[in-house]
RNA sequence: GACGGUGACCGGAUGCUCGCUGGACAACUGGGUGCGUCGUCCUGCACGACGGGGCGGAUCACCCAGCGGUCGAGAGGAAAGUCCGAGCUUCACAGGACAGGGUGCCGGCUAACGGCCGGUGGGGGCAACCCCGAGGACAGUGCCACAGAGAACAGACCGCCCGCGCCGCCGGAUCAGGUGCACUGACCAGCGCCGCGGGUAAGGGUGAAACGGCGAGGUAAGAGCUCACCGCGUCGGCGGUAACGUCGACGGCACGGCAAACCCCACCCGAAGCAAGAUCGAAUAGGGAGGCGGACGCGUAAGCGCGAAGGCUGGUCCGGCCGGUGCCUCCGGGUACGAUCGCUAGAGGUCGGCGGUAACGUCGAUCCUAGAGGAAUGAGCAUCGCUCGCCAUGGAGGUGACUCCGGGCGAGAACAGAACUCGGCUUACAGGUCCCGGCGUCC
RNA sequence: CGAUCCGGAACUCGAGAGGCAGAGAGGACGGCUCUUAACCGUCUGCGUAAGGGUUCGAGCCCCUUCGGAUCGACCA
Repeated sequence: GACGGUGACCGGAUGCUCGCUGGACAACUGGGUGCGUCGUCCUGCACGACGGGGCGGAUCACCCAGCGGUCGAGAGGAAAGUCCGAGCUUCACAGGACAGGGUGCCGGCUAACGGCCGGUGGGGGCAACCCCGAGGACAGUGCCACAGAGAACAGACCGCCCGCGCCGCCGGAUCAGGUGCACUGACCAGCGCCGCGGGUAAGGGUGAAACGGCGAGGUAAGAGCUCACCGCGUCGGCGGUAACGUCGACGGCACGGCAAACCCCACCCGAAGCAAGAUCGAAUAGGGAGGCGGACGCGUAAGCGCGAAGGCUGGUCCGGCCGGUGCCUCCGGGUACGAUCGCUAGAGGUCGGCGGUAACGUCGAUCCUAGAGGAAUGAGCAUCGCUCGCCAUGGAGGUGACUCCGGGCGAGAACAGAACUCGGCUUACAGGUCCCGGCGUCC
Repeated sequence: CGAUCCGGAACUCGAGAGGCAGAGAGGACGGCUCUUAACCGUCUGCGUAAGGGUUCGAGCCCCUUCGGAUCGACCA
């Protein structure tokens, strides 16, 4: 210098002006509430004192609203996707079995997790480092298209080998015909084509995959048939918490792949979600239609209790709970789609000590304030900083490759944006910093 | 803000338990007709939202992303 890898961090700064959201403070104006006091009226009592109540004025306190003022605060690393896990809240309690869903090497961390950390095994990369849904295929069922002879406890298409038959060729001691060592036929041995019957899973070919691989021996040819090595399986020893590793012996191979196919095994899961839900308040035709179900039994003088019909437990069964005027659906109606709470200090951040390889735990110190309810956190200007382009090219350091500093003009600055809150994952992201790896160049 | 579902030819759909993605319709041309429509015949599509994984093989199984649709206020 260019390329690559891993996490961590930053995501412009300062000032001025204007503006937005919600908050605190004091003053003013308006409204409301309340204690005491004053005036007046009613009432109890024959009157007054005194008690109770209404109305009004001023003062005090509190609350709400408005106008302007001052003060301080105001998006993210992903606030996003809503993919997981929790807190929190509600539900006729949530208990069991089945069904359903999820997770899946081992150990640890955690409130929990499909997350994180460390390790094992496998794969990729020269390396830094990265990736893996990685339990079980002798519990069962199923699938393996096309091609190919054969696709699961298989299969002889070519090839190789053996036997038989037919034909052909070459050779021949012998036999027959023949005068003859020629020729013809028989017979024998060999070779070749074809056919039939077998053997063979070494080789060819097909395929994603061909029933261990490779070498040697062996054989008619072959074959774990035999042997060495490798793979696989079983058993044992050693190391490790474990996954697993390693060593030895044995087995001659029996056990193809697919479980992100059904399934089996182990573990986990009640459902819904802040439009959850709680309190206050306004309004109405407290309407109509349909569906479900009963208006029953026993005890009691009655109230009521127990049970049944039925309903809820988002599927089924048991169990549990509710159970006399109810529940569900649709149509129609109303509303202030209102107010307050839930609501933001939390499994919170930062720094340090200790324990742990680490995730993390623990102790101490220290720091905090967005909480709206269709949504504010912005805009302009100036200066500085960053990046890029163009034009000028100067200075300093070094033997050198090269490094550092500097002028003018113009342009650019991402992804995105809280909505109950956390822990993760995933995805998007201009530009920059730190760390690591091999390579090139120069010294 | 939350919940649920979907994505294949210009459009509407089929493809059983993974094995060559196909119909209707559309388009072009021809026929019929005076002409058009209808009708008849022939031809025509390089398309499973995108990326990745499992598998010999993915529209189908799994993950991530993108796009779209639907539902959800309270009272009575």
This is a predicted complex of two RNAs, RNase P RNA and transfer RNA, with 519 nucleotides together. The coordinates come from a structure-prediction model, not an experiment, and the mean pLDDT is 75. Rfam match: Bacterial RNase P class A. From the family's description: Ribonuclease P (RNase P) is a ubiquitous endoribonuclease, found in archaea, bacteria and eukarya as well as chloroplasts and mitochondria.